[in-house]
Molecule: Glycine riboswitch aptamer
Organism: Roseomonas acroporae
Order: sequence, then structure tokens, then C1' cells
RNA sequence: AAACGGAACGCGGGAGAGUGCGUCGGGCCGGAAAGGCCGCGGCGCCGCCGACGGAGCAACCCCCCGGGAAACUCUCAGGCACCCAGGACCGCGCUUCCCAG
Repeated sequence: AAACGGAACGCGGGAGAGUGCGUCGGGCCGGAAAGGCCGCGGCGCCGCCGACGGAGCAACCCCCCGGGAAACUCUCAGGCACCCAGGACCGCGCUUCCCAG
């Protein structure tokens, strides 16, 4: 002096699952009422998803206790038209830090 690699940051990509039922309200249709329509909102119930987070465990280690991974499993939280947001993971970066005296 510097690489691979790592972390941060920036940019891009990025899935899954209810147009369920009830109720209260709102909007629209209707001369009005009745009634109807609206994936409009709140609440409740049921169903469902899993790629933020959380939890569980195999081999193996260990005298015991216990340690011990995930994109597997569970679904507590979260989420379930579109949009928005989130999003593991992947890619890019003449950026910053570590590696690095």
C1' cells in the first nucleotide's frame, strides 16, 4: 500500500393468505318507504398465510444440567382484493468502516 471477505448505507428485484359471516355506521340507487348495492370504515366470530420479529428441535458436544441450524416446524405478535407499508433472500455500488501494519 492492497485484495477476498464482513458490516453499514444507497439503488433495484422480492412471495404467501378471505369479494367469509354477523353487527353498527357511512356512501350510492329509490319521489318516499321498503329494499338493494359498495373488496367504504369500526367491532366480533370463523377461515387462512408465513420471507420482518418471536418460539421449538436433529446430528453433534457434554458426567448431569445444559449447549446446539434453517428457507424445517409452531403461529404469540404480525399479515390476508388493489394501492401504500413491511418483507427473509438476491443483485449492483469509482460510498463509509473493519480485515490492515